[in-house]
RNA sequence: UAGCUCAGCUGGUAGAGCACGAGAUUCUUACUCUCAGGCUCAUGGGUUCGAAUCCCAU
Repeated sequence: UAGCUCAGCUGGUAGAGCACGAGAUUCUUACUCUCAGGCUCAUGGGUUCGAAUCCCAU
């Protein structure tokens, strides 16, 4: 660091739970189950083939 709460193992494809959306179930709602979408990683620089991760400034 996703709308919220947080993972991300001393650099190698950005994730989970909840929420939201769709579907199944139900007479309806709720519960439960399934699927899908969503993240300029505070901002700006630097190092590196490669930065959420290292360095600097705010």